[in-house]
Context: one part of a larger RNA
RNA sequence: UUGGGUUUAAAGGGUGCGUAGGCGGCCAAAUAAGUCUGGGGUGAAAGCCCGCUGCUCAACAGCGGAACUGCCCUGGAUACUGUAUGGCUUGAGGACAGGCGAGGUUGGCGGAAUAGAGGGUGUAGCGGUGAAAUGCAUAGAUACCCUCUAGAACCCCGAUUGCGAAGGCAGCUGACUAGGCUGUACCUGACGCUGAGGCACGAAAGCGUGGGGAGCGAACAGGAUUAGAUACCCUGGUAGUCCACGCCGUAAACGAUGGAUACUCGCUGCGGGCGAUACACGGUCCGUGGCUGCGCGAAAGCAUUAAGUAUCCCACCUGGGGAGUACACCCGCAAGGGUGAAACUC
Numbered sequence: 001u002u003g004g005g006u007u008u009a010a011a012g013g014g015u016g017c018g019u020a021g022g023c024g025g026c027c028a029a030a031u032a033a034g035u036c037u038g039g040g041g042u043g044a045a046a047g048c049c050c051g052c053u054g055c056u057c058a059a060c061a062g063c064g065g066a067a068c069u070g071c072c073c074u075g076g077a078u079a080c081u082g083u084a085u086g087g088c089u090u091g092a093g094g095a096c097a098g099g100c101g102a103g104g105u106u107g108g109c110g111g112a113a114u115a116g117a118g119g120g121u122g123u124a125g126c127g128g129u130g131a132a133a134u135g136c137a138u139a140g141a142u143a144c145c146c147u148c149u150a151g152a153a154c155c156c157c158g159a160u161u162g163c164g165a166a167g168g169c170a171g172c173u174g175a176c177u178a179g180g181c182u183g184u185a186c187c188u189g190a191c192g193c194u195g196a197g198g199c200a201c202g203a204a205a206g207c208g209u210g211g212g213g214a215g216c217g218a219a220c221a222g223g224a225u226u227a228g229a230u231a232c233c234c235u236g237g238u239a240g241u242c243c244a245c246g247c248c249g250u251a252a253a254c255g256a257u258g259g260a261u262a263c264u265c266g267c268u269g270c271g272g273g274c275g276a277u278a279c280a281c282g283g284u285c286c287g288u289g290g291c292u293g294c295g296c297g298a299a300a301g302c303a304u305u306a307a308g309u310a311u312c313c314c315a316c317c318u319g320g321g322g323a324g325u326a327c328a329c330c331c332g333c334a335a336g337g338g339u340g341a342a343a344c345u346c
Stems, first nucleotide, its partner, number of pairs: 004317003007300002012314001014201004021194003025088004030083002033081002035077008049065006091191001092188003095184004100179001103177007110154001114150008125136002162169002206247006215241002220236004258313006266291009295302002319346003328339004
């Protein structure tokens, strides 16, 4: 490079928006750049290939042919692609109406529990474990009652549920705000899909500054266990966990499954709509599950939410180790992140 692949063998970017680029719906007529075709020129000779011939053969050589798949000029064809033009509505978007949800941001409020403080009742233990001990307690603990304070998380509902691009989102409520969905078919008229770079978002941990600190709890201390025990168990406990602002930019960031469109068996649930006076059955659109076929697959399995059948675009893989390391560069306050080898070895 060709070819083959990417759920689990190596391999889908964490997610979105979008630049260049690639690709692109239906109809008409124009053009003729791509495309197809005729003619002409050129494509040196030698060589390769084919045929004939000359050295006794051959190597070699001579002659002829073919080929040189290319480039240029010119005449023509117009289905497809392109370009320019006009039109269309089914793709896409808008309008109007309806309705949905833990979607987001920022306020207010609530109760249970926990911990602490004060007061009261009350007396000898409490706590903890496999068993103990450290620890707490006659300076009155634990337990029970009343009052107050604080921070964090929201029992039941709760689900095989819902929403979000992903990360993720759950007490109640206000304000602001985003979204898909359904219906009408009123408007625009291909405005689309994908997307190298780029930009934005991005759990937890971690970092900076300032707050906050109930519970939990890396580190640390002590008690146990043990041959040892830098652990598992217990008693404590600092960062942190929480808030504001600013960084970090990684995860088994997983459906280990990139995005878009079209088509392709049946059964059965759940969530949100529609028709409409209301209910039931049935139907239909969107989403979300289970089972089972065709097909696919190495199998496990997937199976209208495809891993099936096709088209378009992006990303990625090429034996194991060395190594996601070194060097260089970029980013970061740092921790580190991104890009990313080779020698050597099996």
The part of an RNA shown here (small-subunit ribosomal RNA, central domain) has 346 nucleotides and comes from an uncultured Bacteroidota bacterium. RNAcentral holds the full RNA, with entries from ENA and SILVA.